[in-house]
Molecule: small-subunit ribosomal RNA
Organism: Streptomyces pathocidini
RNA sequence: AGAGUUUGAUCAUGGCUCAGAUUGAACGCUGGCGGCAGGCUUAACACAUGCAAGUCGAGCGGUAGCACAGGGGAGCUUGCUCCCUGGGUGACGAGCGGCGGACGGGUGAGUAAUGUCUGGGAAACUGCCUGAUGGAGGGGGAUAACUACUGGAAACGGUAGCUAAUACCGCAUAACGUCGCAAGACCAAAGAGGGGGACCUUCGGGCCUCUUGCCAUCAGAUGUGCCCAGAUGGGAUUAGCUAGUAGGUGGGGUAAUGGCUCACCUAGGCGACGAUCCCUAGCUGGUCUGAGAGGAUGACCAGCCACACUGGAACUGAGACACGGUCCAGACUCCUACGGGAGGCAGCAGUGGGGAAUAUUGCACAAUGGGCGCAAGCCUGAUGCAGCCAUGCCGCGUGUGUGAAGAAGGCCUUCGGGUUGUAAAGCCCUUUUGUUGGGAAAGAAAUCCAGCCGGCUAAUACCUGGUUGGGAUGACGGUACCCAAAGAAUAAGCACCGGCUAACUUCGUGCCAGCAGCCGCGGUAAUACGAAGGGUGCAAGCGUUACUCGGAAUUACUGGGCGUAAAGCGUGCGUAGGUGGUUAUUUAAGUCCGUUGUGAAAGCCCUGGGCUCAACCUGGGAACUGCAGUGGAUACUGGAUGACUAGAAUGUGGUAGAGGGUAGCGGAAUUCCUGGUGUAGCAGUGAAAUGCGUAGAGAUCAGGAGGAACAUCCAUGGCGAAGGCAGCUACCUGGACCAACAUUGACACUGAGGCACGAAAGCGUGGGGAGCAAACAGGAUUAGAUACCCUGGUAGUCCACGCCCUAAACGAUGUCAACUAGUUGUUGGGGAUUCAUUUCCUUAGUAACGUAGCUAACGCGUGAAGUUGACCGCCUGGGGAGUACGGUCGCAAGAUUAAAACUCAAAGGAAUUGACGGGGACCCGCACAAGCGGUGGAUGAUGUGGAUUAAUUCGAUGCAACGCGAAAAACCUUACCUACCCUUGACAUGGUCGGAAUCCUGCUGAGAGGUGGGAGUGCUCGAAAGAGAACCGGCGCACAGGUGCUGCAUGGCUGUCGUCAGCUCGUGUCGUGAGAUGUUGGGUUAAGUCCCGCAACGAGCGCAACCCUUGUCCUUAGUUGCUACGCAAGAGCACUCUAAGGAGACUGCCGGUGACAAACCGGAGGAAGGUGGGGAUGACGUCAAGUCCUCAUGGCCCUUAUGGGUAGGGCUUCACACGUCAUACAAUGGUCGGAACAGAGGGUUGCCAACCCGCGAGGGGGAGCUAAUCCCAGAAAACCGAUCGUAGUCCGGAUUGCACUCUGCAACUCGAGUGCAUGAAGCUGGAAUCGCUAGUAAUCGCGGAUCAGCAUGCCGCGGUGAAUACGUUCCCGGGUCUUGUACACACCGCCCGUCACACCAUGGGAGUGGGUUUUACCAGAAGUGGCUAGUCUAACCGCAAGGAGGACGGUCACCACGGUAGGAUUCAUGACUGGGGUGAAGUCGUAACAAGGUAGCCGUAUCGGAAGGUGCGGCUG
Repeated sequence: AGAGUUUGAUCAUGGCUCAGAUUGAACGCUGGCGGCAGGCUUAACACAUGCAAGUCGAGCGGUAGCACAGGGGAGCUUGCUCCCUGGGUGACGAGCGGCGGACGGGUGAGUAAUGUCUGGGAAACUGCCUGAUGGAGGGGGAUAACUACUGGAAACGGUAGCUAAUACCGCAUAACGUCGCAAGACCAAAGAGGGGGACCUUCGGGCCUCUUGCCAUCAGAUGUGCCCAGAUGGGAUUAGCUAGUAGGUGGGGUAAUGGCUCACCUAGGCGACGAUCCCUAGCUGGUCUGAGAGGAUGACCAGCCACACUGGAACUGAGACACGGUCCAGACUCCUACGGGAGGCAGCAGUGGGGAAUAUUGCACAAUGGGCGCAAGCCUGAUGCAGCCAUGCCGCGUGUGUGAAGAAGGCCUUCGGGUUGUAAAGCCCUUUUGUUGGGAAAGAAAUCCAGCCGGCUAAUACCUGGUUGGGAUGACGGUACCCAAAGAAUAAGCACCGGCUAACUUCGUGCCAGCAGCCGCGGUAAUACGAAGGGUGCAAGCGUUACUCGGAAUUACUGGGCGUAAAGCGUGCGUAGGUGGUUAUUUAAGUCCGUUGUGAAAGCCCUGGGCUCAACCUGGGAACUGCAGUGGAUACUGGAUGACUAGAAUGUGGUAGAGGGUAGCGGAAUUCCUGGUGUAGCAGUGAAAUGCGUAGAGAUCAGGAGGAACAUCCAUGGCGAAGGCAGCUACCUGGACCAACAUUGACACUGAGGCACGAAAGCGUGGGGAGCAAACAGGAUUAGAUACCCUGGUAGUCCACGCCCUAAACGAUGUCAACUAGUUGUUGGGGAUUCAUUUCCUUAGUAACGUAGCUAACGCGUGAAGUUGACCGCCUGGGGAGUACGGUCGCAAGAUUAAAACUCAAAGGAAUUGACGGGGACCCGCACAAGCGGUGGAUGAUGUGGAUUAAUUCGAUGCAACGCGAAAAACCUUACCUACCCUUGACAUGGUCGGAAUCCUGCUGAGAGGUGGGAGUGCUCGAAAGAGAACCGGCGCACAGGUGCUGCAUGGCUGUCGUCAGCUCGUGUCGUGAGAUGUUGGGUUAAGUCCCGCAACGAGCGCAACCCUUGUCCUUAGUUGCUACGCAAGAGCACUCUAAGGAGACUGCCGGUGACAAACCGGAGGAAGGUGGGGAUGACGUCAAGUCCUCAUGGCCCUUAUGGGUAGGGCUUCACACGUCAUACAAUGGUCGGAACAGAGGGUUGCCAACCCGCGAGGGGGAGCUAAUCCCAGAAAACCGAUCGUAGUCCGGAUUGCACUCUGCAACUCGAGUGCAUGAAGCUGGAAUCGCUAGUAAUCGCGGAUCAGCAUGCCGCGGUGAAUACGUUCCCGGGUCUUGUACACACCGCCCGUCACACCAUGGGAGUGGGUUUUACCAGAAGUGGCUAGUCUAACCGCAAGGAGGACGGUCACCACGGUAGGAUUCAUGACUGGGGUGAAGUCGUAACAAGGUAGCCGUAUCGGAAGGUGCGGCUG
């Protein structure tokens, strides 16, 4: 610090996701040790049991229990035991009394401010503690305990009697206290302990002294209470709230201020700087993250607050409205003798429950701290320790060195090897940790005792301060640590390996199982699933999940945007607010500087120290960016005062204008009415029909009525804030601009709320209604047509008044101000100038281009989207949705404000390259047109589909499958079916044994085969034995074999676009980039062929040419060819011909056109003229095109079978459909007769002559030929005659019968041919469709391959031999340029809505059930306060009666729980219902994207199964 993901690719926008850090974590797998930390985040749920707050005898009466003096008694052993007594002593249960139970410990429910934080403040109290000044005199009456009696199950009481105090109460004393103007008045107390010389004594003590306690007052310290300011969550779909409410006066109350409370008076107070209400939440130091600013958080530790089963209340007290106190109410639990009682773990352990989840019913007061006490000491689940848990952080270990035969095993393999891997083993070392044994700390010093020196004192006593010495005290724990022994011994896992992201192979699986954070993997060769080997990363941990921050500049203060990506309010006026010209003085709020206080400690940071290091602990510093006080500075901003004129405004004079409103007037046109003329159509459309018309339309003339709109002028023009505004005239009225001066003196800009205006449609009431026209009706179109087209037609459109308030209300661009090159046009005004109606300058608008700059690009560009300032509005992924609910507005339609659940990984912008378009331009092609002949109809042949079958083997399927693979299915072929056989096999290689091979011949069987008999020995080497090669057979194992699958794993080959003219590269240039340029443009060509131009210059694959053939000539050569000879022989090579080499054609020449080019047109010459004709030749690529059944080949599959053999059958079937052909339908013909002219081929398993036989197919025969020699081999059409005469025929030949021929082992299924007989359909073929541009079409025959036989097919050959092309509008295909695009699998694309099904979340919903809250009323426990003399009453007063005071009771007020009725709000649920989302190969259409086939879209109204259609107005996207 970034990365992945939208696209074919690109840039930008934008979301989603990842890599980092963190945690009180949990879960999975694994687990050696130690140190330091941490450990119910959930149910403030309920709690068994134990413990967590006591202590003081130096306050008191005392003595239940224990112990000991003393006294008495008994036993007896004269010093022991036992019994009784004994508050005298140590001590002490219970009780009275004092202090403490308000601390410590827990929890976070409540609380958005009665809290917290920071900083200030005044009207207070404060036990214990510190300092100071005084006091502490003298009395009194009770009461627990106890005793007696007594109630109750218990808890707990009742009555009577006795008694003490530092318990209680008077009196005295009384100030530096309180009250009061003053005089004056009023207010307190308690003792206890130690020691003691004199003196006194009732023998208890007094007295003295020390210590401690007590009372009053002052001061301090500490703690607490109170007030103020600022800060401290979310929601406006919560906008108004408030009656003790706000203030005052006066009472009351409190420690204290105060409506804290009460009476009266006033009517205020709070709120857009967010009151009230709702939801959520303890706050802070800090913690986590981050570069920071921020964001999130508030476990542990520390400060504050709140709470203690729930609610209420007070008492006591210095302090509480009290966690382990009291009272009441409620819920719950427990005890009970049913009458009553008891309880509160959010203390420490622990239990149940909840939960993904969180520990021991441990030890000790040794240390630190707390309570009480003079102290010893007691108490202390505070605390210190230990236990459990990898929960976290830190540290250590699981060995070190050497070791190549690169072991074995595993895995992979191209079979060579590679890798695991120095890894292991082996050898040499070490011993941290662990085990065993031994040693062994610090944490402990006070208190206490003793000595010394002081203080107090009469005192050497007591008490006390300091100092020295001594002794006691350890839960942890025999722990940390140290030493020794043996011994590599006791110790490694987890995740990942497609990209992001470090790390790759094999097997299994086969869109299954599964993975996945995002993109995405898996449909038979998965680096993505599972396993293994290997590797990578971390490591006693590793992964996953969850939360937070980061990355995210993705809420943007630092630090974003708004023309088209999300985003400028439809427009203006204007309130609050924000901002504001020049200058002077002043002030000092902001601002800046210094200083003071504070900002707790801990933490973070820096720097020292201590644990072996580290984590951890600890000393010091810095920091705490803040707040407050105070002193200064005064530039800028603000406040105050004054001045100015450049902003703004007003005045004077002009100017232009569809600016607005009202009234009047006008002509053209449409329609209607009346009348005239006049006759058969009019109207409408792509074509029609509905409609109108002989009852007289339309046309035409005249007259009249009525409504609406204002042609030309008109503009790229003008005005207005926008919407918008258009005949003419008058009146009323707003604004703008210009020129020159004058006046005011900042009066300004923006503008949340607010107010006003606001197209069209729509609504209400009343008019009006010509034309047009939603709805509607009819006619067409159509598969349908709720549309487009046509004929009609109602609301509406118009007017008046009132609503509605929305538009693509757009420049998709808020308003204002300043600055920053120009050029051109135009509108309004002004100035200068000219002979001119000329030219120039200036200002306000309105347009086109364009520099800098900006922008993702497109583009914008002084009228900014440039550079800046001020203010407002708005945006934060797509969908859900501008929807629901709620509110406001509206008569309604609806408008406005405006979510969430859920769902997706995109949605969207600009530009690029393609492809496509029922877009455009240009060009080409038998593409159309012009012609000729066909197909489609018939019969047959052949192929295919389908059907059938045991099998009808397989493949090819638009063009580019279908007389195709197949250039020959009777057997074979043959792959298919049935049956019968074989299993190392029909075929290959290797081992072993035997035999040569081979030939002849039985039986059996459909045959393959099975089973016999006989003959027979070869070749090479060697002297021989024997060995070897080849062949045959037996045995056994490796293996053979497969026309089995996958052409979507492949090679090779092929088809097709297309013989179309294209396809690319290097360098340069342009662009952020994909890309562009070149290759486009102007000409030209068959051609990206060539020329010219040009930011391009060159080059490659294609085109062309080179090759073959054909057409002319020449040269050479001539046999089997040819012949100028009558024939033959012979001769010759001129000609024909053959086959070798050359020549020839190049726009070369001339004229014209063109640009002086390329080229084109015409001409000459020439056998041939503009690539002469034909062939071969097929660029980059497309179609996952075809072929695993030609061949080759990966993988998979079969292995007594999916291999091999044999026989028979099938591929030849047949209601049907299609393709390609053959023959015809006839007279341009058929038949018969006569008689001409080719080319190119083939031939020894062959072609087969002459001749003979047969009607013929053919048979016999045998010459010739290995071929320019012989044969196939008669060419046919044409030509010359004859006949037929338009007929199902003398056309046509299918079908069938009989008889034959040939091939072949064999023609039944299933061959071809011949003769005779038979003589079907068919009379030129619907829609549609094919081929062909010259030696072509058409027509005629001939040959060849395959082949035993079989040709209407295929491949070749020649003969005869046309017609037409105006032309490129249209159909099809292609090329180039351009345009649009929502397509890129590329139009066979994409895509919208209803309906049907499944699932999900959500709105409405008669209601139902809870929660919270509020209003009114009822009710009223305990308690407190007021009142009260019903009852009782020790201290004080009084001689007494009685009084004062007190207690109980009664009553009133307040008030918790509870109740009734009504409201608000929220949650859950609800028959039914609404739309939404998602899914899958459903149904119906085809709305959108191209002119998407009616341009689309926006608003509105209306209609329709649905997309949608139509009307009106608007926009161009």